This is a predicted structure of a 114-nucleotide RNA (SAM riboswitch aptamer (S box leader)) from Kangiella sp. HZ709. NCBI's taxonomy places the organism under Bacteria, Pseudomonadati, Pseudomonadota, Gammaproteobacteria, Kangiella. It matches the Rfam family "SAM riboswitch aptamer (S box leader)". Rfam links the family to the GO term regulation of gene expression.
């Protein structure tokens, strides 16, 4: 970078430094000079991956811990986006909006493979 498989409504902030824009990308909305994002230091959160411990139907599986390697600590992945599919309204013969629902793409993350 690119495949594959699992997640993604819960959780978890303070300091210092810099100083303008950030929330992938579009639209909507939010956040920020009462200093956002970003960085650096502490602390936290969780529990993919490794390690421990424990049970058990034992090449494994379950549950538990957090000293290891990522992750993450505003908003459900902040919300829509594509296709179906149901309710309302419009035009009127198949189209538009407008809400609701599971799916999917797309995005993060982690594991393993190229």
């Nucleotide at each position: 970078u690119c495949u594959u498989u699992a997640u993604a409504c819960c959780g978890a902030u303070g300091a210092g430094g810099u100083g303008a824009g950030a929330g992938a990308c579009a639209g909507g909305c939010u956040c920020u000079g009462u200093g956002a994002c970003c960085c650096u230091c502490a602390g936290g959160c969780a529990a993919c991956c490794a390690g421990c411990u424990u049970u058990c139907c034992a090449u494994g599986a379950a549950a538990g811990u957090a000293a290891g390697g990522u992750g993450c600590c505003a908003a459900u992945u902040c919300c829509u986006g594509a296709a179906c599919c149901g309710a309302c309204g419009a035009a009127u013969u198949u189209u538009c909006g407008u809400c609701a629902g599971g799916u999917g793409a797309a995005u993060a993350u982690a594991a393993a493979g190229a």